The prediction has a mean pLDDT of 78. This is a predicted structure of a 147-nucleotide RNA (c-di-AMP riboswitch aptamer (ydaO/yuaA leader)) from a Solirubrobacteraceae bacterium. Its Rfam family is "c-di-AMP riboswitch aptamer (ydaO/yuaA leader)". About the family: This family represents a conserved RNA structure found upstream of the ydaO and yuaA genes in Bacillus subtilis and related genes in other bacteria.

RNA sequence: UCAUACGACCUGCCGAAUCCCGGUGCGGCCAUGCCCACCGGGAGCGGGGGAACCAACUUCAGGGGCAAAGCGACCGCUUCGAGGUCGCCGCGCAGCUCACCGCGCGAGCCCGUCAGCUCACCCCGUAGGCGUCAGGAGAGCGGUCCG
Numbered sequence: 001u002c003a004u005a006c007g008a009c010c011u012g013c014c015g016a017a018u019c020c021c022g023g024u025g026c027g028g029c030c031a032u033g034c035c036c037a038c039c040g041g042g043a044g045c046g047g048g049g050g051a052a053c054c055a056a057c058u059u060c061a062g063g064g065g066c067a068a069a070g071c072g073a074c075c076g077c078u079u080c081g082a083g084g085u086c087g088c089c090g091c092g093c094a095g096c097u098c099a100c101c102g103c104g105c106g107a108g109c110c111c112g113u114c115a116g117c118u119c120a121c122c123c124c125g126u127a128g129g130c131g132u133c134a135g136g137a138g139a140g141c142g143g144u145c146c147g
Stems, first nucleotide, its partner, number of pairs: 011131004018043008027035003044126006054116001062114001063111004070088006089106005095141004100136002
C1' cells in the first nucleotide's frame, strides 16, 4: 500500500419500512457489554376489506389491489411480437411549498371469479436497494447551532 474478516464513527438518497420491551441462538467481538439472526408484544407510520346515504349500470375482451410506474401516435417486425422514437401526464434529485432550468425514472409483484364510497368493526406490512460535495438558482415559510 492492497485484499479479506469483524467492529466502531461521520454523512445523505428512494421507500410506510422507524423506535421501544421481552425471549432464543455450543451466533460474532478478548469482553462487563455491544452487535447480528430469528420469534413474540407495543407505539408510530403505511395499506386493504367493510353499512346507511350517495354513486354505478358494471359482469370473459373477467375483475381488482400495492406502487410514481398511465394514455396516445409513429416506426420496426414475413406475421404476432421483442424493441425504438415522440407527445401528454405522473414520480425522484440534502428542511418545506410554489414556479423555472438541468439530470434521471415510469419497473415489478399480488388477489383468485371477488371487493365503488363507507360509521362501527376486521385484517395485513413495517422490506429492499443505493450515494459522497452530493443538481442549479429564485420567492416565501420554518428549524438547529454558535456568538
Of the family's consensus pairs, 96% are formed in the model. The organism belongs to Solirubrobacteraceae, within Bacteria.